Model confidence (mean pLDDT): 78 of 100. NadA riboswitch from an Acidobacteriota bacterium, 65 nucleotides, folded computationally. The sequence was found by an Rfam model in a public genome assembly. It matches the Rfam family "nadA riboswitch". On this family, see Huang et al., RNA 2020: "Structure and ligand binding of the ADP-binding domain of the NAD(+) riboswitch". Rfam classes the family as a small RNA.
RNA sequence: GGUUGCAACAGCCCCGCGGACGGGGUAACGAUCCUGAGGAUCGGUACGGCGAGUCCGCUGCAGCC
Numbered sequence: 001g002g003u004u005g006c007a008a009c010a011g012c013c014c015c016g017c018g019g020a021c022g023g024g025g026u027a028a029c030g031a032u033c034c035u036g037a038g039g040a041u042c043g044g045u046a047c048g049g050c051g052a053g054u055c056c057g058c059u060g061c062a063g064c065c
Stems, first nucleotide, its partner, number of pairs: 001065007013051001014049001016058006023050001025047003029043006
């Protein structure tokens, strides 16, 4: 260097770092529809340990070449 399998490190367990894509959640806003209160659908925006996914790059550990 290549390749395979991993995450030891973590204020219990799980969780290495960054990015992209798609999905989900919450919030307020806008539009449409129904409406007695109110509710439903759609849209983009914002948010974060989303304990769910795929891909790319990187760090570290172990094996093989």